[in-house]
Molecule: c-di-GMP-I riboswitch aptamer
């Protein structure tokens, strides 16, 4: 020095629900809450998926949401 598998401590995040505000909606903000998470950090035109409006007979086209679904990408301590 790598991978890979473990975990003290001290600290991060924060589902569902419920209030309030924004949006037609998916949702997203802020309080609250504690399911959970070693990348629950970023990354939504330029990977895959799911979801919402809108025109379409239909395929499907637009214009949006989702990072805590894969994915990418970066990056922390302690034992073995």
């Nucleotide at each position: 020095u790598a991978a890979u598998c473990u975990u003290u401590c001290u600290g991060g995040c924060a589902a569902a629900g419920c209030u309030a505000c924004a949006g037609c909606g998916a949702u997203g903000u802020a309080g609250u809450g504690a399911c959970g998470c070693a990348a629950a950090g970023c990354u939504a035109a330029a990977g895959g998926g799911g979801c919402u409006g809108u025109c379409u007979u239909g395929a499907g086209a637009u214009a949006g949401c989702c990072a805590g679904c894969c994915a990418g990408u970066u990056g922390c301590c302690c034992g073995a």